[in-house]
Context: one part of a larger RNA
RNA sequence: UGAACGCUGGCGGCAGGCUUAACACAUGCAAGUCGAGCGAGAAAGGCCUUCGGGUUGAGUAGAGCGGCGGACGGGUGAGUAACGCGUGGGAAUUUACCGAGUAGAGGGGGACAACAGUUGGAAACGGCUGCUAAUACCGCAUACACCCUUAGGGGGAAAGCAUGGGAUCUUCGGACCAUGCGCUAUUUGAUGAGCCCGCGUUAGAUUAGCUAGAUGGUAGGGUAAAGGCCUACCAUGGCGACGAUCUAUAGCUGGUCUGAGAGGAUGAUCAGCCACACUGGGACUGAGACACGGCCCAGACUCCUACGGGAGGCAGCAGUGGGGAAUAUUGCACAAUGGGGGAAACCCUGAUGCAGCCAUGCCGUGUGUGUGAAGAAGGCUUUCGGGUUGUAAAGCACUUUCAGUGGGGAGGAAAGGUUGUUGGUUAAUAGCUAACAGCUGUGACGUUACCCACAGAAGAAGCACCGGCUAACUCCGUGCCAGCAGCCGCGGUAAUACGGAGGGUGCGAGCGUUAAUC
Numbered sequence: 001u002g003a004a005c006g007c008u009g010g011c012g013g014c015a016g017g018c019u020u021a022a023c024a025c026a027u028g029c030a031a032g033u034c035g036a037g038c039g040a041g042a043a044a045g046g047c048c049u050u051c052g053g054g055u056u057g058a059g060u061a062g063a064g065c066g067g068c069g070g071a072c073g074g075g076u077g078a079g080u081a082a083c084g085c086g087u088g089g090g091a092a093u094u095u096a097c098c099g100a101g102u103a104g105a106g107g108g109g110g111a112c113a114a115c116a117g118u119u120g121g122a123a124a125c126g127g128c129u130g131c132u133a134a135u136a137c138c139g140c141a142u143a144c145a146c147c148c149u150u151a152g153g154g155g156g157a158a159a160g161c162a163u164g165g166g167a168u169c170u171u172c173g174g175a176c177c178a179u180g181c182g183c184u185a186u187u188u189g190a191u192g193a194g195c196c197c198g199c200g201u202u203a204g205a206u207u208a209g210c211u212a213g214a215u216g217g218u219a220g221g222g223u224a225a226a227g228g229c230c231u232a233c234c235a236u237g238g239c240g241a242c243g244a245u246c247u248a249u250a251g252c253u254g255g256u257c258u259g260a261g262a263g264g265a266u267g268a269u270c271a272g273c274c275a276c277a278c279u280g281g282g283a284c285u286g287a288g289a290c291a292c293g294g295c296c297c298a299g300a301c302u303c304c305u306a307c308g309g310g311a312g313g314c315a316g317c318a319g320u321g322g323g324g325a326a327u328a329u330u331g332c333a334c335a336a337u338g339g340g341g342g343a344a345a346c347c348c349u350g351a352u353g354c355a356g357c358c359a360u361g362c363c364g365u366g367u368g369u370g371u372g373a374a375g376a377a378g379g380c381u382u383u384c385g386g387g388u389u390g391u392a393a394a395g396c397a398c399u400u401u402c403a404g405u406g407g408g409g410a411g412g413a414a415a416g417g418u419u420g421u422u423g424g425u426u427a428a429u430a431g432c433u434a435a436c437a438g439c440u441g442u443g444a445c446g447u448u449a450c451c452c453a454c455a456g457a458a459g460a461a462g463c464a465c466c467g468g469c470u471a472a473c474u475c476c477g478u479g480c481c482a483g484c485a486g487c488c489g490c491g492g493u494a495a496u497a498c499g500g501a502g503g504g505u506g507c508g509a510g511c512g513u514u515a516a517u518c
Stems, first nucleotide, its partner, number of pairs: 001515001003514005010365006016358002018323001023321003027318003032068003037065002045056004075276003084201007093193002098189007106140001108138002115130006146155003160181006168175002202248003209239003214236008251273004255266004278299005301312004329355001331354003337351001338349004368398004378389004402459001404454005412445001416440010462507005467488003473502005483490002
């Protein structure tokens, strides 16, 4: 150190966890939402029933048209030696939603789904006929700004919805007015993105020449935009020992590790940028993609099939097989933070917040405290006197952290709903909206953190080493055997070096080994 292996293993906090096959994937979930854009619209169940049905469920569910979002978030590092990244500049661009401003929103039309009928197919999925709505689609009118221009002129837009309402009108549906949201054109801001350039960015010369859209010009096309970006014509240039081309390797950076520094190594987690989404190619839609959970074509693979034809893409979260020395749960919740949709309530969210597993790492803490010499027994050793293990144990007196059991118990919650007051809008005391106040009220984690009580030393120590380097020594066994070993080297009959034992040394919930780097 993202480690692995061996022996061992009490608790907690914080982090980390496929470095290998960008190998193949069963199953579930990971992107929806809006009925305040639009038309249509069930069933089960309940109640009633004259048994025909009615009513409720319910304008609910589910589908369709339409809008916004699926270009974010999440994953991976295959490719890439490159304007890819880092840093500093630049001009020829665009930017949905959001903020500020100006002007406008008039009047028409025809369709297509859904639906109904019919029909094809094993299925996936269709065909035909008919009906219909819209903030879907298409003309017309208008044009301050906008675009084009030969400066005369020419071109081009829109959509409604919700709530409330005193007069007036009404076919009793509304019209009309007001407010809010939405719509059209355009200016500007903010944010995001595209493009260009200077400098920096691995190794090899056992790679020395490379290049025809190649280098430049003119004209045109194309793009949001400069440009051989593309095309036609013309010229013959351009790069290279200051290393072109080729080959190999590699995502880059902030950082990380190490070091006194200079430097060296590295690019896990977190953050920024880039690239990719079974492999290769292509465009469509769109403000934005050439689009991980969109489309088309080709290929490999897997699956279904009635053999005609179809379906699929975990480098999302879990999980499986495989590979490997090696890397976790098919968990809970949207309570918080953030994102999408919605006027809102709310819905969705494997982002995220949490929990589970693993001594993988770092940090903290415990495994008791005091006393206790007859220096007990036992072990080891002995010159047989003793020495040592050793205050160590037992005994006596205490304590109860952590774990256990039982109680109590914050914070993470802001919002939302409702009532009222005061402002704003307004003809209005409706409605909408802002601030404040009262009441109410939302927690996955969670048996939370923390606090109190209870019992009892009770449940909690190992690993490596002891020849020198290098802290720590004796006995027995073995006899160049068995074995040890990082280097020097030990072992051939008294081995402090092998194996065991006693003793000792070092670290300690770890210790040692291996691998890698400074």